Context: one part of a larger RNA
RNA sequence: UGACGGGGGCCCGCACAAGCGGUGGAGCAUGUGGUUCAAUUCGACGCAACGCGAAGAACCUUACCUGGGCUCGAAAUGCAGAUGACAUCCGGCGAAAGCCGGCUCCCGCAAGGGCGUCUGUAUAGGUGCUGCAUGGCUGUCGUCAGCUCGUGUCGUGAGAUGUUGGGUUAAGUCCCGCAACGAGCGCAACCCUCGUCCUCUGUUGCCAUCAGGUCAAGCUGGGCACUCUGAGGAGACUGCCGGUGAUAAACCGGAGGAAGGUGGGGAUGACGUCAAGUCAGCAUGGCCUUUAUGUCCAGGGCCACACACGUGCUACAAUGGCGGAUACAAAGCGCUGCAAACCCGCGAGGGUGAGCCAAUCGCAUAAAGUCCGUCUCAGUUCGGAUUGCAGGCUGCAACUCGCCUGCAUGAAGUUGGAAUCGCUAGUAAUCGCGGAUCAGCAUGCCGCGGUGAAUACGUUCCCGGGCCUUGUACA
Numbered sequence: 001u002g003a004c005g006g007g008g009g010c011c012c013g014c015a016c017a018a019g020c021g022g023u024g025g026a027g028c029a030u031g032u033g034g035u036u037c038a039a040u041u042c043g044a045c046g047c048a049a050c051g052c053g054a055a056g057a058a059c060c061u062u063a064c065c066u067g068g069g070c071u072c073g074a075a076a077u078g079c080a081g082a083u084g085a086c087a088u089c090c091g092g093c094g095a096a097a098g099c100c101g102g103c104u105c106c107c108g109c110a111a112g113g114g115c116g117u118c119u120g121u122a123u124a125g126g127u128g129c130u131g132c133a134u135g136g137c138u139g140u141c142g143u144c145a146g147c148u149c150g151u152g153u154c155g156u157g158a159g160a161u162g163u164u165g166g167g168u169u170a171a172g173u174c175c176c177g178c179a180a181c182g183a184g185c186g187c188a189a190c191c192c193u194c195g196u197c198c199u200c201u202g203u204u205g206c207c208a209u210c211a212g213g214u215c216a217a218g219c220u221g222g223g224c225a226c227u228c229u230g231a232g233g234a235g236a237c238u239g240c241c242g243g244u245g246a247u248a249a250a251c252c253g254g255a256g257g258a259a260g261g262u263g264g265g266g267a268u269g270a271c272g273u274c275a276a277g278u279c280a281g282c283a284u285g286g287c288c289u290u291u292a293u294g295u296c297c298a299g300g301g302c303c304a305c306a307c308a309c310g311u312g313c314u315a316c317a318a319u320g321g322c323g324g325a326u327a328c329a330a331a332g333c334g335c336u337g338c339a340a341a342c343c344c345g346c347g348a349g350g351g352u353g354a355g356c357c358a359a360u361c362g363c364a365u366a367a368a369g370u371c372c373g374u375c376u377c378a379g380u381u382c383g384g385a386u387u388g389c390a391g392g393c394u395g396c397a398a399c400u401c402g403c404c405u406g407c408a409u410g411a412a413g414u415u416g417g418a419a420u421c422g423c424u425a426g427u428a429a430u431c432g433c434g435g436a437u438c439a440g441c442a443u444g445c446c447g448c449g450g451u452g453a454a455u456a457c458g459u460u461c462c463c464g465g466g467c468c469u470u471g472u473a474c475a
Stems, first nucleotide, its partner, number of pairs: 001475002003472003007469007015459002019423005026314008034305002042053002064300007077122008089102005105114003125289002128287003134283002136278003139274001141272001146185006152161003165176003191266004196234005202228001205224002210221003237260001240254005316416001320375007332363003337356002342351003382413001387408007429451007
């Protein structure tokens, strides 16, 4: 100087407390351990591995296993030599890959050039090892308020001071003081978005206004007023008033205002820590391999199942289930695509195909909600697992191993031990909608809106963190 303390002081954070909803019990989905297996490819392991890499394993992917093939190789470059083919097509073997046989170059007068094959060689190739040799990227402490430097001063020196102190703040934020005076990386602001208004913009919106018109409808003429679309601008700064304070910084209350004291959300992550993670995204040193640890193919596996754990979905019902009627979104996506209307089918879906490169057409009925009816506390009109049969769709192909529909079947489950998680407001809870990936396949992920709470006395305690101080046999 640090680190540590079941030392002290001060202060934060859904850290506790106060509340609301869960997990832990059930069934299923998914990941992991274990076990099994010819293989169940590999990585990730407290927080910070376990719906993680995987934003989509039937083949492919695919790295694994079994079997069948190929070796200058599936792809790249150079050199030397040989050659006129190779591919396509045809025939044979075959599961395919591949092998064997047949047919067999182009431009140019020529020189030569092009294309290609074979042989040899230098080399290729490797998801083989080492993340404890590395780059890059990432997680984490932590959006925490810290981490440093120059000069000066103090100290023999390590180093200290500044950065400590008194206030204050979300903040090393600001003020005051001070042997310090300044500065840098962080904080904040500048960026995006939501909330108010104005200007501009009108093939979206409006009967607002005028006219026409309909069963109805911005449907038509017409118009940019409003809503809206996006561009630009205004607006919030403790600016104003009162109080407290040290006359400071600031804090409390108020006015005005759509918004008030960082207005809400996002992006943004200092010096560093964990030899944290990744050689399988990529790059890369070294090592290893080279008729195989490379490469092609078929089939299988990654989907196994006594069991254990994590993350979820659906429930156990009456603020509920079922039937009928009916209302209101936002954000997205669409041309090898989205597909209306109509017809067929109980349905999944099929037929046909208008329109739309989309504020114009379509996906697309939002659902919870509201109204009416029914069920009456029951393993039930709750719950839907499991299984049988019959179908649909995608795709070369759904046996291993896809999704969906109909009929039948109806399991466990009556609110979950010890323990444990999330959340402070348009949040939790609850309800549906969209997108990426994608031929097909989501309860996962990323977004969108609808309805919309309860509680916070307080900081003693648990966890993590910041500053000062103290002890130390630790570095």
A computed fold for a 475-nucleotide part of an RNA from an Acidimicrobiia bacterium, annotated as small-subunit ribosomal RNA, 3' major domain. NCBI's taxonomy places the organism under Bacteria, Bacillati, Actinomycetota, Acidimicrobiia. The prediction has a mean pLDDT of 85. It was read from a public genome assembly. Its Rfam family is "Bacterial small subunit ribosomal RNA". Gene Ontology terms of the family: structural constituent of ribosome and ribosome.